[in-house]
The RNA shown here (c-di-GMP-I-GGC riboswitch aptamer) has 85 nucleotides and comes from Paenibacillus validus NBRC 15382. The model forms 95% of the base pairs in the Rfam consensus. Model confidence (mean pLDDT): 90 of 100. The organism belongs to Paenibacillus validus, within Bacteria. The sequence was found by an Rfam model in a public genome assembly.
RNA sequence: AACGAUAAUGGCAAACUCAUCGAAAGGUGGGGACGCAAAGCUUCGGGUCUAAGGCGGUAACGCUAUGACGGCUGGGCCGCCGAAU
Repeated sequence: AACGAUAAUGGCAAACUCAUCGAAAGGUGGGGACGCAAAGCUUCGGGUCUAAGGCGGUAACGCUAUGACGGCUGGGCCGCCGAAU
């Protein structure tokens, strides 16, 4: 350094739920644990979700990110521990 154990010390927290913010996707806080060795941080690439506004349409509705997801994924940055190999 790779690697990652039924190890140690600790950490995070899906679904659901309550409050709250948001047009929504979703965010934040409390409860709660499905899981996680980066489930720490970052939208730079890909992907996914939403469509307020804008554009089109008689309408239904369609398109669109400047919105969202880092617990979808590649990359970047930072980091605890040390069995086996």